[in-house]
A computed fold for a 374-nucleotide RNA from a Pseudomonadota bacterium, annotated as Bacterial RNase P class A. RNAcentral holds the sequence, with entries from ENA. It is recorded under the gene name rnpB. The prediction has a mean pLDDT of 77.
RNA sequence: GAAGUCGGCCGGACAGUCGCCGCCCGCGCAAGCGGGGGGAGGAAAGUCCGGGCUUCACAGGGCAGGAUGCUGGCUAACGGCCAGGCGCCGCGAGGCGACGGAAAGUGGAACAGAGAGCUGAACCGCCGAUGGUUUGCGCAAGCAUUCACAGGCAAGGGUGAAAAGGUGGGGUAAGAGCCCACCGCGGACGUGGCGACACGGACGGCAGGCUAAACCCCAUCCGAAGCAAGACCAAAUAGGCUGGCGCUGACGGGGCCCCCCGAGCCAGCGGGUAGGUUGCUGGAGGCGAUCAGCAAUGAUCGUCCUAGAUGAAUGACUGUCGGCAGCGGGCAACCGCUGUGUCACAGAACCCGGCUUACAGGCCGGCUUCGCCC
Numbered sequence: 001g002a003a004g005u006c007g008g009c010c011g012g013a014c015a016g017u018c019g020c021c022g023c024c025c026g027c028g029c030a031a032g033c034g035g036g037g038g039g040a041g042g043a044a045a046g047u048c049c050g051g052g053c054u055u056c057a058c059a060g061g062g063c064a065g066g067a068u069g070c071u072g073g074c075u076a077a078c079g080g081c082c083a084g085g086c087g088c089c090g091c092g093a094g095g096c097g098a099c100g101g102a103a104a105g106u107g108g109a110a111c112a113g114a115g116a117g118c119u120g121a122a123c124c125g126c127c128g129a130u131g132g133u134u135u136g137c138g139c140a141a142g143c144a145u146u147c148a149c150a151g152g153c154a155a156g157g158g159u160g161a162a163a164a165g166g167u168g169g170g171g172u173a174a175g176a177g178c179c180c181a182c183c184g185c186g187g188a189c190g191u192g193g194c195g196a197c198a199c200g201g202a203c204g205g206c207a208g209g210c211u212a213a214a215c216c217c218c219a220u221c222c223g224a225a226g227c228a229a230g231a232c233c234a235a236a237u238a239g240g241c242u243g244g245c246g247c248u249g250a251c252g253g254g255g256c257c258c259c260c261c262g263a264g265c266c267a268g269c270g271g272g273u274a275g276g277u278u279g280c281u282g283g284a285g286g287c288g289a290u291c292a293g294c295a296a297u298g299a300u301c302g303u304c305c306u307a308g309a310u311g312a313a314u315g316a317c318u319g320u321c322g323g324c325a326g327c328g329g330g331c332a333a334c335c336g337c338u339g340u341g342u343c344a345c346a347g348a349a350c351c352c353g354g355c356u357u358a359c360a361g362g363c364c365g366g367c368u369u370c371g372c373c374c
Base pairs, nucleotide, nucleotide: 001370002369003368004367005366006365007364008363009362010361012321013320014319015318016317017316018315020039021038023036024035025034026033027032041345045356046355048354049353050352051351052350053226054225055224056223065222066221067220068219069218070084071083072082073081074080085099086097087096088095089094100217101216105215106214107211108210123157124156125153126152127151130150131149132147135144136143137142165183166182167181168180169179170178184206185204186203189200190199191198192197230278231277232276233275240269241268242267243266244265245264251262252261253260254259255258285304286303287302288301289300290299291298292297322343323340324339325338326337327336328335329334
């Protein structure tokens, strides 16, 4: 210098004018007026996971259903994070992995292929030792020869994503863990490690195909709904309950003429609705330092207060600087002109911890590989 990899951070600045939503102070009976101060994010998003909080349910346990799935740790908790193991990818820094069980059971595997799971199977192929056949020799025993019939084999070819370990040697009629060496595999053993696991020397010729983000089995965890939760205050109208009135006449119903009930009027009570208040933002909180730890994280001390709307505020305009794009000048650093606020993604709604997704442009740091120079 180039290419790459991992992590952290910013994501417009300043000023003026006019507004919007809360808070505090003063004045005012009130309406309001004046002053001060605050007002979106790293993801506020998707609402995927976990917790706090609230109401309901609940003896204990189970069924069903769901989630997770190597080990150790962190945490309020997690499907998150940190560290490690193993496998795969990369020269490397590093990245990715639902990474328990297929010697419980059930199922699935298109096409191709002889054969897809059962006793292992045999399309091409190899052999034909043994038995048989042909021919020759021999007195005979037998030897040679021929066929590829019985039969033997699974090395080579072929199909497939996948066909009962791999390489080499011996062996054989041809072959084969049939035998041997190394690698692989298996269950024990020893050593190291908290553990996942790693390493080691013997032993066993070798059990057993794939698929569990197929059903299933095993282990662990999970009660449900959510701030429109929940709590409080509380109109008008209608209806409900209770008490009282019911003079005259009249209405409906019931009982044998007089009562009862309803309807009517008045007062009170209680529930719900509209509306209002609360929940509401000071919290597993931010920042800094020290200590413990590889780290995630934790402890202690100091310091700060930093949105709270509810038809839902956080905006609009102007100027200067910055950014971006184009053009021109200049060896270059850079300068000038023009355009541009569509100049990124995006917009709190009970709170918090994560994950995932979106994001113009830019800054900083660790590490790796290659090239050049000293």